Small-subunit ribosomal RNA, central domain from an uncultured bacterium, 346 nucleotides, folded computationally. The prediction has a mean pLDDT of 86. RNAcentral holds the full RNA, with entries from ENA, Greengenes and SILVA.
Context: one part of a larger RNA
RNA sequence: UUGGGUUUAAAGGGUGCGUAGGCGGCUUUUUAAGUCAGCGGUGAAAUUUUGCAGCUUAACUGUAACAGUGCCGUUGAUACUGAGGAGCUAGGAUUUGGUUGCUGUGGGUGGAAUGUGUGGUGUAGCGGUGAAAUGCUUAGAGAUCACACAGAAUAUCGAUUGCGAAGGCAGCUCACAAAGCCAAGAUUGACGCUGAGGCACGAAAGUGUGGGGAUCAAACAGGAUUAGAUACCCUGGUAGUCCACACUGUAAACGAUGAUAACUCGCUGUCGGCGAUACACAGUCGGUGGCCAAGCGAAAGCGAUAAGUUAUCCACCUGGGGAGUACGACCGCAAGGUUGAAACUC
Numbered sequence: 001u002u003g004g005g006u007u008u009a010a011a012g013g014g015u016g017c018g019u020a021g022g023c024g025g026c027u028u029u030u031u032a033a034g035u036c037a038g039c040g041g042u043g044a045a046a047u048u049u050u051g052c053a054g055c056u057u058a059a060c061u062g063u064a065a066c067a068g069u070g071c072c073g074u075u076g077a078u079a080c081u082g083a084g085g086a087g088c089u090a091g092g093a094u095u096u097g098g099u100u101g102c103u104g105u106g107g108g109u110g111g112a113a114u115g116u117g118u119g120g121u122g123u124a125g126c127g128g129u130g131a132a133a134u135g136c137u138u139a140g141a142g143a144u145c146a147c148a149c150a151g152a153a154u155a156u157c158g159a160u161u162g163c164g165a166a167g168g169c170a171g172c173u174c175a176c177a178a179a180g181c182c183a184a185g186a187u188u189g190a191c192g193c194u195g196a197g198g199c200a201c202g203a204a205a206g207u208g209u210g211g212g213g214a215u216c217a218a219a220c221a222g223g224a225u226u227a228g229a230u231a232c233c234c235u236g237g238u239a240g241u242c243c244a245c246a247c248u249g250u251a252a253a254c255g256a257u258g259a260u261a262a263c264u265c266g267c268u269g270u271c272g273g274c275g276a277u278a279c280a281c282a283g284u285c286g287g288u289g290g291c292c293a294a295g296c297g298a299a300a301g302c303g304a305u306a307a308g309u310u311a312u313c314c315a316c317c318u319g320g321g322g323a324g325u326a327c328g329a330c331c332g333c334a335a336g337g338u339u340g341a342a343a344c345u346c
Base pairs, nucleotide, nucleotide: 004317005316006315007300008299012314014201015200016199017198021194022193023192025088026087027086028085029084030083031082033081034080035077036076037075038074039073040072041071042070049065050064051063052062053061054060091191092188093187094186095184096183097182098181099180100179103177104176105175106174107173108172109171110154114150115149116148117147118146119145120144121143125136126135162169163168206247207246208245209244210243211242216240220236221235222234223233258313259312260311261310262309263308266291267290268289269288270287271286272285273284274283295302296301319346320345321344328339329338330337331336
């Protein structure tokens, strides 16, 4: 390389949009590039293969034939692919009417809790632990009441619930924006699928500038524990946690399962429509769960939300360690990221 694979053995890109490319619905017509057939030319010799012959045999040599998968020309075929024309509506998109949601962005606002400040009541403890101590407290703490301020998060509802491409999204409310689904079947008429590069988004931590700073809390300090204790436990506590703008671009970014389309028994929940309205039963479309038939799988298990049966496109894998390291390149303010070996060793 071929072949084989990618839930868990190595292997699905974090996610989307999309360029090139690859692939692409139904009918008809033209063409004949691919494709197929006939014929012609060429495909040097030697070599290879087969037959015969010559050296006593063989090696070797001579001769004839085959082969030479190819290329070119020409004459035809037209199912499929391509190209051109004409049409269609089942894919896609648009429209109209409903409907759904923790979907996004920006405002406003509520209550509980926490901390702090001021004042009142009140007196000796509070706090913390396995037990303690550090710590706070007669300059009046803790407890309790009133008032005020600050920042952050939104109990109950709340759920195999819902929404989003993924990351993710939860008090209430307003504005703006986007999306899905259903019904009708009006418009367009294959306009589609995938997608190397590319572009955009992308938790937490981290970085820059400026704010903010209640809580919690890396680092740090102290108290314990211990043989030691650079920890686990306790008392404090700074970055950070929050906001704006910019960067970073990684995660067990997980369903460890790429996207799209088609096909293949049933049972049972639930969410949003339609339909029907009797508070029901059955139905249908789109999601989201559980159990299973066939089938698949090394098994665990998967099983119409497939890991079944197929098709198209992309990404990735090829023994363990060395190593996601070195070097180079690109990106980044840095931290670092992306790409990514070898020697050696088992």